This is a predicted complex of two RNAs, RNase P RNA and transfer RNA, with 455 nucleotides together. Rfam match: Bacterial RNase P class A. Rfam classes the family as a ribozyme.
[in-house]
RNA sequence: CGAGCAGGCCGGGCAGCCGCCGGCGCGCGCUUUCGGGCGCAUGCCGGAGGAAAGUCCGAACUCCGCAGGGCAGAGCGCUGGGUAACGCCCAGGUGCCGCGAGGCAACGGAAAGUGCAACAGAAAACAUACCGCCAACGCCCUUCUCACGGAGGGCACGGUAAGGGUGAAAAGGCAGUGUAAGAGACUACCGCGCCGGCCGGUGACGGCUGGCGGCAUUGUAAACCCCGCUCGGUGAAAGACAAAAUAGGGAAGCGCUUUUCCUCGUGAAAAAUAUGGCGGCCCGUCGAAGCUUCCGGGUAUGUCGCUAGAGGCGUUCAGUAAUGAGCGUCCCAGAUGAAUGGCUGCUCAAGACAGAAUUCGGCUUACAGGCAGGCUUGCUUC
RNA sequence: UCCGGCGUAGCUCAGCUGGCAGAGCGGGUGACUGUUAAUCACUAGGUCGGGGGUUCGAAUCCCUCCGCCGGAG
Numbered sequence: 001c002g003a004g005c006a007g008g009c010c011g012g013g014c015a016g017c018c019g020c021c022g023g024c025g026c027g028c029g030c031u032u033u034c035g036g037g038c039g040c041a042u043g044c045c046g047g048a049g050g051a052a053a054g055u056c057c058g059a060a061c062u063c064c065g066c067a068g069g070g071c072a073g074a075g076c077g078c079u080g081g082g083u084a085a086c087g088c089c090c091a092g093g094u095g096c097c098g099c100g101a102g103g104c105a106a107c108g109g110a111a112a113g114u115g116c117a118a119c120a121g122a123a124a125a126c127a128u129a130c131c132g133c134c135a136a137c138g139c140c141c142u143u144c145u146c147a148c149g150g151a152g153g154g155c156a157c158g159g160u161a162a163g164g165g166u167g168a169a170a171a172g173g174c175a176g177u178g179u180a181a182g183a184g185a186c187u188a189c190c191g192c193g194c195c196g197g198c199c200g201g202u203g204a205c206g207g208c209u210g211g212c213g214g215c216a217u218u219g220u221a222a223a224c225c226c227c228g229c230u231c232g233g234u235g236a237a238a239g240a241c242a243a244a245a246u247a248g249g250g251a252a253g254c255g256c257u258u259u260u261c262c263u264c265g266u267g268a269a270a271a272a273u274a275u276g277g278c279g280g281c282c283c284g285u286c287g288a289a290g291c292u293u294c295c296g297g298g299u300a301u302g303u304c305g306c307u308a309g310a311g312g313c314g315u316u317c318a319g320u321a322a323u324g325a326g327c328g329u330c331c332c333a334g335a336u337g338a339a340u341g342g343c344u345g346c347u348c349a350a351g352a353c354a355g356a357a358u359u360c361g362g363c364u365u366a367c368a369g370g371c372a373g374g375c376u377u378g379c380u381u382c
Numbered sequence: 383u384c385c386g387g388c389g390u391a392g393c394u395c396a397g398c399u400g401g402c403a404g405a406g407c408g409g410g411u412g413a414c415u416g417u418u419a420a421u422c423a424c425u426a427g428g429u430c431g432g433g434g435g436u437u438c439g440a441a442u443c444c445c446u447c448c449g450c451c452g453g454a455g
Base pairs, nucleotide, nucleotide: 001378002377003376004375005374008371009370010369012347013346014345015344016343017342018341020047021046022045023044024043025042027040028039029038030037031036049353053364054363056362057361058360059359060358061235063233064232073231074230075229076228077227078092079091080090081089082088093107094105095104096103097102108226109225113224114223115220116219117218130164131163132160133159134158138155139154140153141152142151143150144149172190173189175187176186177185191215192213193212194211195210196209197208198207199206200205239304240303241302242301249295250294251293252292253291254290257271258270259269260268261267262265276286277285278284311330312329313328314327315326316325317324318323348351383454384453385452386451387450388449389448392407393406394405395404401438409425410424411423412422413421431447432446433445434444435443
């Protein structure tokens, strides 16, 4: 000077004017059951994020359920640690990728069982032979021989799995022995599996070493499944308290012309009147049965839940780290049709993704640009 | 605030126990007809919503994102 790797931090700033939400103070008016409440005006203070998002996990809190246990269902799955908890984080192991810094892993079990492996290929999982290789054994033919026997050729219903070919995957590799040809059939070495021993480590595991097995125990569990562990449901419109009007429910009191019907309740229908309402009277019309008080449940509405918390910042100590402990200090949105905005000026690197709604811890996704260090690798110069 | 379902050709839908992506309608060309329709024959047309993973192999299984529809209080 490039090319990269892994984390950390910030994510416009300043000023003026006008607004919006919350809190506190002060003043005025109205109201009061004297606690207070409402309205107006005014001063001060505070007012979105690293993801407030997706709602994917884990909790707090809430109500419902629950003696205890099991089945079903769902989730998780190397080891150790952290944490309130987690599917999150840290450290490590193993495997894979990268020259490297580093990155990735749903990383228990395929030797409990079941299923699947298209096409191609002989054969796709206790199997098999298309091309090929072979002629020992067997049969046939020719020939030599008196004969025993030998030589040559042919055959497959025989042997074989070295080689070719197919496929994502073909049943350890390589060298030798062996053979008719071959083959872990046998031997050495390497690899693999199983069972031990010693050493290191809390452990996953690693190193060394011994024995056994010729290895015909393929892959797939983000197929069913088996093993181990965890899990009751519900989400703040949860839930708690106060509490109208109207209409239901219950009780008491007062009132209630006649007839008919039934489910016998003040349920339904019809009719009359000299009664009642429409301010008095007439006409007209409604038309006779409800009225009053109390109790209880729910709703509107209001208050709480509702922001002091597994909280932030600084520092010391423990720990490789995640994190924990101690001390000091700070208070940092809380709405309920829902606030955080608009205009102007200056400035710089010219401003991305995006905005709370019960609260935390994570994960995932989106994101213009900037800052300071750390590490790896390549080139050049000294 | 919370929950469920869907996304496949221009349209409406199959395929989702993993193995060559299909049907109907529509489009195009040709035949039939004096012409059109109907009918017949042939034919084109697909990022299986996007990305990543598992697997030899993914529309299908898993994760994540996007869009649409519906439901509860």